[in-house]
């Protein structure tokens, strides 16, 4: 330098253009001599980021920016 993927809850991940979920943690609560375990119950999001198509974008398209791979 050229090509390709990736960014989403603290952690790993889903969501086929139409109210962003699910495990794991973390927190209440219940249960009991006590902690674990199990139940329950709410909370936690500027979907990296700035424009763009669209009635409407986590999804489509472009630009940065971080990463991770592959050619030289």
């Nucleotide at each position: 330098u050229c090509c390709a993927a990736a960014a989403u809850a603290g952690c790993u991940c889903a969501a086929u253009g139409g109210u962003a979920g699910a495990g794991c943690a973390a927190g209440g609560u219940a249960c009991u001599g006590u902690u674990a375990a199990u139940a329950c119950c709410g909370a936690g999001g500027u979907u990296a980021u700035u424009g763009g198509u669209u009635c409407g974008a986590u999804c489509c398209c472009a630009g940065u920016u971080u990463u991770u791979g592959g050619a030289g």
RNAcentral holds the sequence, with entries from ENA.
Transfer RNA from a Bacteroidales bacterium, 72 nucleotides, folded computationally.
The coordinates come from a structure-prediction model, not an experiment, and the mean pLDDT is 81.
It matches the Rfam family "tRNA". Rfam classes the family as a transfer RNA.